[in-house]
RNA sequence: AAAGCAAACCGGCUUAUCGCUCCGAUUUAUCGGGGAGGAAAGUCCGGGCAACAUAGGGCACCGUACUUCCUAACGGGAAGGGGCUGACUUUUAAACGUUAGCCACAGACAGCGCCACAGAAAACAAACUACCCCGACUGGUCGGGGCAAAGGUGAAAAGGUGGGGUAAGAGCCCACCGUGCUGGCGGUGACGUCAGCAGCAGGGCAAGCCUUACGGGUUGAAAGGCCAAAUAGGUCGCGCUUCGCAAGACAUAGCGGCUCGUUAUGAGUGCAAACUGGUGCGAUUGGGUAGGCUGCUCGAUUCUGGCGGCAACGUCAGAACCAGAUAAAUGAUAAGCACCCCGAUGUAAAAAUCGGGGAACAGAACCCGGCUUACAGGUUUGCUUUUUUU
Numbered sequence: 001a002a003a004g005c006a007a008a009c010c011g012g013c014u015u016a017u018c019g020c021u022c023c024g025a026u027u028u029a030u031c032g033g034g035g036a037g038g039a040a041a042g043u044c045c046g047g048g049c050a051a052c053a054u055a056g057g058g059c060a061c062c063g064u065a066c067u068u069c070c071u072a073a074c075g076g077g078a079a080g081g082g083g084c085u086g087a088c089u090u091u092u093a094a095a096c097g098u099u100a101g102c103c104a105c106a107g108a109c110a111g112c113g114c115c116a117c118a119g120a121a122a123a124c125a126a127a128c129u130a131c132c133c134c135g136a137c138u139g140g141u142c143g144g145g146g147c148a149a150a151g152g153u154g155a156a157a158a159g160g161u162g163g164g165g166u167a168a169g170a171g172c173c174c175a176c177c178g179u180g181c182u183g184g185c186g187g188u189g190a191c192g193u194c195a196g197c198a199g200c201a202g203g204g205c206a207a208g209c210c211u212u213a214c215g216g217g218u219u220g221a222a223a224g225g226c227c228a229a230a231u232a233g234g235u236c237g238c239g240c241u242u243c244g245c246a247a248g249a250c251a252u253a254g255c256g257g258c259u260c261g262u263u264a265u266g267a268g269u270g271c272a273a274a275c276u277g278g279u280g281c282g283a284u285u286g287g288g289u290a291g292g293c294u295g296c297u298c299g300a301u302u303c304u305g306g307c308g309g310c311a312a313c314g315u316c317a318g319a320a321c322c323a324g325a326u327a328a329a330u331g332a333u334a335a336g337c338a339c340c341c342c343g344a345u346g347u348a349a350a351a352a353u354c355g356g357g358g359a360a361c362a363g364a365a366c367c368c369g370g371c372u373u374a375c376a377g378g379u380u381u382g383c384u385u386u387u388u389u390u
Stems, first nucleotide, its partner, number of pairs: 001386010012337007020035006037361001041372002044370005049220004061216005066080005081105001082103007106211002111209002113205003128151002131146007159177006178200001179198008224294004233285009242249002250266007267276003301320008339358006
C1' cells in the first nucleotide's frame, strides 16, 4: 500500500416560490412555531397503559439455565470464570504461559433411547494382524496359554510423555502432567492456587425423550370511556284477547318497600265453530341511522456538564418540548453546495479546474426497551493474508 473479515457511525444541506397538515395568537384571513427511521420492517421477546379474571394448591403446556452486576423487565446488556480450536513461546515429549476466535455453559451414577458403514468389538462392549512361552509335526502349519504396549477400522476403541521391569507386555513400578479426595490461602461468586494422600479412567449425544431449579392469567387501541342519531312498515304462521248477575278472581305489561302491593289493559260483530282490531313470539320482505369527542403524545423522554463505577449504567444540576394523521398530512419545482463514479487537463505523485452521470434499504398509526432481517456509497477501529521499501 492492496484485498478480505468483524464492529461502530453517517447515509444529506442551504435559498426562493407554491402546496398539505398540527399547535398557538388574532377575530376570519393573517402571523409565528413544528412535521416520517436506523431500521418506522418482522410481530420474535419484555413491559407501561386499559378492560376482564384471580383464596391457595395440583395437572397439562410453554420459556430460561456458569458467576456477579445493570435494568421497569427480558430469551437483553456489561464485566468475569470455565471448556474447545488456531498461532506463538518452551520442552526429550506433554503440560504451564501469551494471544485471537467460538460456546444452546444445570444433570449422562434417576430411567429409557440412538451411534449408519467400517471394525474383533460401539458401552455390564474386547482380540483381526502382529508379539511372547510350551507341545506336536517339519520350515511353516496345528493346538494350548499370556497380552492390550505396536499396527489396522472408525468421528470416537481399556488416561498422556519418558524411564524401569518383563518370556513378551500392561499404572506392573517410578517421575512429570492429568483425575479424585482432604486441607490451607485468595476471591461477593463462578473458581483459582499451594500442599498432602490415592494407581485412580470401558465413551459421545439431553438444538433425543427425560430429570432438577426458577418463571409464565387472558385480550389488545378495531383495548377502553363519553355524547348524539336511528331502531319504521308490509305479508304469513302460532299463541293470548278470560270467568262471574255483582263483589271479586284470573291473565299480560310497567313500577315498587318484590313468595306482596300498586297502575294500565282485557275491544267489536245478538251468541261464536268464524272474522276484524290489538298484542307477544317466529319466518320472510323491506326502509332508516352509524356522527363527534377522548384515549393520542410531557415520556422508564432528549441534550450538556459534575460525581461514582473497568464497564453496562447510576446519581446530582441546568436547559429543551422535538409528528399526532383518521383513508390517512410530512410534498413539488428551480438553483447552488456537499458525497460517489467515469473521462479530459495537470503533476514526480497529487491538489486544483472542466465535462458527464449517479445516489441504497425503505413511510409513523397507543407508547417504550431489546432481538432478527434489508441496505448504493463513505469514514473510523481491530484482526488475517499478500506485496513493496527501510

The RNA shown here (Bacterial RNase P class A) has 390 nucleotides and comes from a Bacteroidota bacterium.
The organism belongs to Bacteroidota, within Bacteria.
The sequence was found by an Rfam model in a public genome assembly.
The prediction has a mean pLDDT of 76.
Of the family's consensus pairs, 95% are formed in the model.